[in-house]
RNA sequence: GCCUCUAUAGCUCAGUGGUUAGAGCACCAGUCUUGUAAACUGGGGGCCGGGAGUUCGAUCCUCCCUAGGGGCU
Numbered sequence: 001g002c003c004u005c006u007a008u009a010g011c012u013c014a015g016u017g018g019u020u021a022g023a024g025c026a027c028c029a030g031u032c033u034u035g036u037a038a039a040c041u042g043g044g045g046g047c048c049g050g051g052a053g054u055u056c057g058a059u060c061c062u063c064c065c066u067a068g069g070g071g072c073u
Base pairs, nucleotide, nucleotide: 001072002071003070004069005068006067007066010025011024012023013022018056027043028042029041030040031039049065050064051063052062053061
């Protein structure tokens, strides 16, 4: 320098062009317990890496940028 993959909640990940997005773990509260843990119930937390474009509508499609992983020279 070129090719390719990834970027979504604190962490690990899912998700689909359709009405402002979910799971597990973690966190908080409650029930239970003499108390803690476990178990059960409930809750908070993300406008989906940034910008532009296509579209009636973009987290999803296209382009550029940024960061990271892999490969080639």